A computed fold for a 1388-nucleotide RNA from an uncultured organism, annotated as small-subunit ribosomal RNA.

[in-house]
């Protein structure tokens, strides 16, 4: 795009179509075929007329039931059951035929007769209806005459046909016909020929699916004769023959009326068969004839059957698949209407009668068209809704209000059609005088007072439905929170949903608009047009060959294929133009093309075919070499294996990763001789050779086969393929027999292991061998089917030729390797093609189910071959890329490991955390990268957490307004304080106002939540060497290339090479500190020389040297020599010089991204949520709880130590609510007095070390936890819950299990010192400082962990990753089932 649709929401009005697709189920009811009196007998009913006794009669050339008779009923109308077939389309043919009614031509219509319905009469039945008796007519029925261009038969003759045949002429002899009516004009009757016109037959060609139907057939093929028929035929019969049919698809089974058409498609195609036309069938279901021109008859007969009625129970009736209706079935399909006005049909001279054909209405938005439902103006761009960056915008929207128009349509009145012409019946008029023509008039409308027009009135009567994440035209809010729900495919929904509901707004089509159902399209996705098989699905394991398909060079003949050209036919409508007709269009109507097809006839004769002749080059054979693990049977031969025998010998052999099991003192293993068996054949031996494949390997002998090579002698197309068939076919396995040495499924024991029915050991049957048979499969691979031509190089290589050669080119036939073109989705392949034609074969059509199941064949079995649905999924699959991973390989780094040194893991204490407990024990931080972490410092504050007691514009700030007088403060009650009552006191002023609380109004507040909505910070990988762009190049793309590659480095650091050439980020340096040394400056620091002074001391003049402080400079660059290297900013040096040698030492500094890593409780911030609270004041508690467990830390366990004494030496910092120096005092912590110092000025100071002394290996003069008593000190306050001193007490702890941490030099270890925070401290933390100051390191196998190229992948949320397989429950689908139960068919 379509639909005979069907649903869900909707709905103004017309015109033209359509309307039971399922039950061809079974139907009340009514009508759908009957006419004709001009065939006849007649006379039931009207009519008219006459008569009548009013019952009634009688006539009617008015009309007619009912009957005899004719002619119709075979048409029209309806349906699609059967049919897969000469049914149907096409084209033929019938010399094998029929044909009322019509039409024309001929010829004829004489006589005779006997019935019978009817109609009276009588019987019988419930009824249909039957019986019997008398009595009539016919264009009913029969006889005889008459008769041919009719039939039949015989003779002669003729003509045409592919054939049987036929056809024309004569001549003889047989048969056979009728009806009658009339107004006399005719109307009918018969016969024979012709035509038309409808029918039968027959035949070529076309027309489904299934081969998991492969064989079928006895009246079956044929012949002869006879019957029959309107005709031919086994059509039917009798006899003979033994045939026909079939892979080109018979039988069979299952569908299924067929065309013309429609409907899609560019077309070729594919589906379709409603309405409209043509054939067919077929009329409750089955048969069967009669009548007829015509039927085996829809509204006819007879028989059977179901069923349905009616019945007096004896018997009877019926057949909607004609219109209408009715049940039923269905998702679904209308009225029990009008008229015969036209048009068509019967019958009739005609009037006419009868037509449910037909023509009109009615129902249904089923479709197709076509018209409305309003046009113009109208911007403060209104109000409402909605949105938003919200004191404003944006949209709805010129949408609307209002202002003009206009009247299709709707109302309503009021005119009003064509469809009508004939027939008939009158008038006229023509001629060829037939009731012929022609022209007037008259008669007739169901639809329908419809369509049409006219006239008034008034925008009036009149919009929806679906979508809105892509595909696909249209976007936003709220609601929900993997829930409701959507969804055609992909997908959408787990708190910011443009996907779900709903709102607003949009899009699209529009009286519709979506769904759902089917077909075609897209789909070159079944490839004639027009596809494919190395790896996506596909090449048959291999060959030989039948049928078939297809074939090589000349020449010539026929014209079957093919190509031209004319006739015939292709119904009619449809389809396309063209023109007309309804206002338009739909629809109709006229013409003209078309119908791509079929038959037939003439020509052509290149090509393909046939038919003859010829020819060598395909192919084959001769003939002479060569070659080979070709195959079969037969002989022989060494080696090593095992196993006997026999010796030598002794204690262990075997085996493994390591063992055991096994064998061994009954003498093994090992050696050394004999002997025997059975099976394989080492070196050569290769990228090698042969073979159809499968396969084939000691040596030799016999048969066989093949290939190749010369020679060009011979046949002369003999040729390829190859469905079906046949043969062959590794291994393993099966059957019968042998045969077994070794190896070995099964099995059995040993190990391993969590288990090990496995891998590994040690034993071991089949079976591996041979014969003969079946099996018939394999990653039978080159995952590439045979043949034949043709296309570019190189190089190996094997057999041969070229007389002879290792030189040298060339040729044929195989076997390899590279590489162009070219083709391929890429990898790739490439004269051994996957290129580029040709020919035949075989195969494929998403993945699973399925190497399945049924059935059928083959097979001893096992099992093979052939080969499905039902359901199920939205993939499955190649090919190459980037990553990532590997218990892959290769290179390199790091305190990663080894070498050390010193911790923790065990003690007690700190201190942090889980777990617990609590009213609270506030939150965060959890492998590494959490846990002396945010806290650089919780008694109250801090504080976020508990109980309690208050306040709600509120605890704070801004602004406005108002009233008020200061505010502060102090005093008094109540409390636990907050607060709450109450008092006292109480302004300045330039008079504008300040200032202060209080009121009131607008701005509140929230350590609530969400770090997985952010920002900002920050940790790790990792201070790892890497991450990236631009252009250009390569690739169909992804993407690569640069960045690899050889060296080197701490490095993607530099160097060389290079389709790459540059360039960012990162690395390195620039930057600070520090190690020398130079200028310059010289107080507070310094003090060599001067002088002056003290008990003593830069104390003081003074100096600028030094030492230091703090500013600017120099200095290190593999510069320099050697070596090694191509080279390098490269390595190497106990190498020179230098304070300092190979990035000196050390901060700072963290590429592109990695962990939805951390944090909403630092700050901010989106969105949620609370608002007399989830805000805030207050007081007390709590964060400091205590069986437990871990993390980091202190102090220890002691002699390199403790203790007491006495003495030396820093660097960095702090200090006025401060550090304190000196005196007293106290044993102390500290107190009281007195000075200095806003600092190189004054003050806070070291300790390990050094010197003496004392302890002496022990739970101690090591250790110092607890715990008792006293005190100091900060603070409102030291109880929960501070440090501090003194006095006393004196626990575990005697080097710490597995396991793990840190560190490569001024490092590690140790020693002490400041400082932030801070009233004071839980600090032993942290964050710096300086003083003593080791050891080791061979080296990259491992264990982490990181970098770089590679190589494998079915990963990609990327190995914490994909994924198999069985189970639990539920689902879906499809089998099995003891039975149980209903219906139909076949066979016998």
């Nucleotide at each position: 795009g379509a639909u005979g649709a069907a649903c869900g929401c909707u709905a103004g009005c017309g015109g033209c179509a359509g309307g039971c697709u399922u039950a061809a189920u079974a139907c009340a009811u009514g009508c759908a075929a009957g006419u004709c009196g001009a065939a006849c007998g007649g006379u039931a009913a009207g009519g008219u007329c006459c008569c009548u006794u009013c019952g009634g009669g009688g006539a009617u050339a008015c009309a007619c039931g009912a009957g005899u008779g004719g002619c119709g009923c075979a048409c029209g109308g309806g349906u699609g059951c059967g049919u897969a077939a000469c049914g149907c389309g096409u084209a033929u043919g019938c010399a094998a035929u029929c044909u009322g009614c019509c039409a024309u031509c001929a010829g004829c219509u004489g006589g005779a007769g006997a019935a019978u319905a009817g109609c009276c009469c009588g019987g019988g039945g419930a009824a249909a209806c039957c019986c019997g008796g008398a009595u009539u007519a016919a264009u009913a029925c029969c006889c005889c005459a008459u008769a041919a261009u009719a039939u039949c038969a015989c003779a002669c003759u003729u003509u045409c046909g592919c054939a049987u045949g036929u056809u024309u002429g004569u001549g003889u002899g047989a048969u056979u016909a009728a009806a009658g009516u009339u107004u006399c004009g005719g109307c009918g009757g018969c016969u024979g020929a012709u035509g038309a016109u409808g029918a039968g037959c027959a035949u070529g060609c076309g027309u489904g699916a299934c081969a998991u139907u492969a064989g079928c057939u006895a009246g079956u093929u044929g012949g002869u004769g006879a019957g029959g028929u309107a005709a031919c035929g086994g059509c039917u019969c009798a006899c003979c023959a033994a045939g026909g049919c079939a892979a080109c698809g018979a039988u069979g089974u299952c569908u299924a009326g067929g065309g013309g058409u429609c409907c899609u498609g560019a077309g070729a195609g594919g589906g379709u068969u409603a309405a409209c036309c043509c054939c067919c069938a077929c009329a409750c279901u089955g048969g069967u004839a009669c009548u007829g021109a015509g039927a085996c008859a829809c509204g006819g007969a007879c028989c059977a059957g179901a069923c349905u009625c009616c019945u007096a129970c004896g018997g009877g009736a019926g057949g909607c698949a004609g219109c209408a209706g009715u049940a039923a079935g269905g998702a679904a399909u209308a009225u029990u209407g009008g008229u015969c006005a036209a048009u068509g049909g019967g019958c009739g001279a005609a009037a006419g009668c009868c037509u449910g054909a037909a023509c009109c209405a009615g129902c249904c938005a089923u479709g197709c068209c076509g018209c409305g439902u309003g046009c113009a103006g109208g911007a403060u761009g209104a109000c409402u809704g909605c949105c938003c960056u919200a004191c404003g915008g944006g949209u709805u929207g010129u949408a609307a209000a209002c202002u003009g128009c206009u009247u299709u349509u709707c109302u309503a009145c009021g005119g009003g059609a064509a469809a009508a012409a004939a027939c008939u019946u009158u008038c006229g008029g023509u001629c060829g005088u037939g009731c012929a023509c022609c022209g007037g008039a008259a008669u007739u409308g169901a639809u329908g007072g419809u369509a049409c027009c006219g006239u008034a009135g008034g925008a009036a009567u009149a919009a929806g439905c679906a979508u809105c994440g892509g595909c696909u035209a249209a976007c936003u809010c709220c609601g929900u929170g993997c829930c409701a729900g959507c969804a055609g495919c992909c997908g959408c929904g787990g708190u910011a949903a443009u996907a779900c509901g709903g709102a607003g707004g949009a899009u699209g089509c529009a009286a519709g608009c979506g769904u759902u159902a089917u077909c075609c399209g897209g789909a070159u996705u079944c490839a004639u047009u027009g596809g494919g098989u190395u790896u996506a699905a596909a090449g048959g394991g291999u060959g030989c060959g039948u049928a078939g398909g297809c074939g090589g060079a000349u020449a010539u003949g026929c014209c079957a294929g093919u190509c031209a050209g004319u006739g015939g036919u292709g119904a009619a409508a449809u389809c396309u133009c063209c023109c007309g007709g309804c206002u338009u269009a739909a629809c109709c109507g006229g013409g003209a093309a078309a119908c791509u097809g079929c038959c037939a006839u003439u020509g052509a004769u290149a090509c393909u075919g046939u038919a003859u002749a010829u020819c060598u080059u395909g192919a084959g054979u001769a003939u002479a070499g060569u070659u080979g693990u070709a195959g079969u049977g037969g002989g022989c031969g060494g080696a090593a294996u095992a196993c006997g025998g026999u010796a030598u010998g002794u204690a262990g052999c075997g085996g493994u990763g390591a063992a055991a099991u096994g064998c061994a003192u009954a003498g093994a293993u090992a050696u050394g001789c004999c002997g025997u068996a059975g099976a394989a054949c080492a070196c050569c031996g290769a990228u090698c050779g042969c073979g159809a494949a499968g396969g084939c390997a000691g040596c030799u002998c016999a048969c066989u086969a093949a290939a190749c090579u010369a020679u060009c002698a011979c046949u002369g197309a003999c040729g390829c393929u190859g469905a079906g068939g046949c043969a062959c076919g590794a291994a393993a396995g099966c059957g019968u027999g042998g045969g077994u040495a070794g190896c070995a499924a099964a099995c059995a024991g040993g190990a391993u292991u969590a288990g090990a029915u496995a891998c590994c050991c040690u034993g071991g049957u089949a079976g591996u061998c041979c014969a003969c048979g079946c099996u018939g499969u394999a990653a039978a691979c080159g995952a590439u089917g045979a043949u034949c031509a043709c296309u570019c190089g190189c190089u190996g290589u094997u057999g041969g030729c070229g007389a002879u050669a290792c030189a040298c080119u060339g040729u044929c036939a195989g076997c390899g390797g590279c590489u162009g073109a070219g083709c391929g989705a890429a990898a790739g392949c490439a004269u051994u093609a996957a290129g580029u034609g040709a020919u035949c074969c075989a195969c494929c059509u998403g993945g699973g189910g399925a190497u399945u199941a049924c059935g059928u064949c083959g097979g001893c079995a096992a099992c093979g071959a052939u080969g499905a649905a039902a359901c199920u999924c939205a993939a499955a699959g190649g090919a190459a890329u980037u990553g990532a991973c590997g218990g892959g390989g290769g290179c390199c780094c790091g305190c990663a490991c080894a070498a050390g040194c010193g911790g923790u893991g065990g003690a007690g204490c700190a201190u942090g955390u889980g777990g617990u407990u609590u009213a609270a024990u506030u939150c965060g931080a959890u492998g590494a990268u959490a846990c002396g972490c945010g806290a650089g410092g919780a008694a109250c504050c801090u504080u976020a957490c508990c109980u309690g007691g208050g306040c709600u514009u509120a605890a704070a700030u801004g602004c406005a307004g108002g009233a008020c007088g200061a505010c502060a403060u102090c005093c008094c009650g109540u409390g636990a304080a907050a607060a709450c009552g109450g008092g006292a006191c109480u302004u300045c002023u330039u008079c504008g106002g300040a200032c202060g609380g209080c009121c009131u109004g607008c701005a509140a507040g929230g350590u609530g939540c969400u770090g997985c909505a952010u920002g900002g910070u920050u940790g790790u990988c990792g201070u790892c060497a890497g991450c990236u762009c631009g252009u250009g190049c390569c690739g169909u793309g992804a993407g690569g290339u640069g960045u690899c590659g050889g060296g080197u480095u701490a490095a993607g650091u530099c160097c060389c090479a290079u389709a790459a050439c540059g360039a960012g980020c990162g690395c390195a340096a620039c930057c600070c500190c520090u190690a020398u040394u130079c200028u310059u400056a010289g107080u507070u620091a310094c003090c060599a020389u001067c002088a002056g002074g003290u008990u003593a001391u830069g104390c003081u003049g003074g100096g600028g040297a030094c030492u230091c402080u703090a500013a600017g400079g120099a200095a290190a660059c593999u510069g320099c020599c050697u070596a090694c290297g191509c080279a390098a900013c490269g390595u190497a040096g106990u190498g020179a010089g230098g304070a300092a040698g190979g990035u000196g030492g050390g901060g700072a500094u963290g590429a592109c991204g990695u962990c939805a890593a951390a944090u909403c409780a630092g700050c901010a911030c989106g969105g949620c949520c609370c608002u007399u609270a989830u805000g805030u004041c207050c007081a007390g508690g709590g964060c400091u709880a205590c069986a437990c467990a871990c993390g980091u830390g202190c102090u220890a366990c002691g002699a390199u130590g403790g203790c007491c004494g006495g003495u030396a030496c820093a660097g960095a910092g702090g200090g006025c609510a401060g550090c304190u120096g000196c005196c007293u005092g106290g044993u102390g912590a500290c107190a009281g007095g007195u000075g200095g110092c806003u600092a190189a000025u004054c003050u806070c100071g070291a300790a390990a070390g050094c010197c003496g002394g004392u302890c002496u290996c022990a739970g101690u003069u090591c250790g110092g936890a607890u715990c008792g008593g006293a005190g100091u000190c900060u603070g409102c306050a030291a109880c929960u819950c501070g440090a501090c001193u003194u006095c006393g007490u004196g626990a575990a702890g005697u080097u710490g299990g597995a396991a793990u941490c840190g560190c490569u030099a001024g490092u590690a270890a140790u020693c002490g010192c400041g400082c932030a925070u801070c009233a004071g401290c839980a600090a032993c933390g942290a964050c710096g400082c300086g003083g003593u100051g080791a050891a080791u390191a061979c080296g990259u196998u491992c264990c982490c962990g990181g970098g770089c190229a590679u190589u494998g992948u079915a990963c990609a949320c990327a190995c914490c990753g994909c994924c198999c397989g069985u189970c639990a429950a539920g689902c879906c689908a499809u089998g099995g089932a003891a039975g149980c139960u209903u219906g139909g068919g076949g066979u016998a």

About this RNA: RNAcentral holds the sequence, with entries from ENA, Greengenes and SILVA. Rfam family: Bacterial small subunit ribosomal RNA.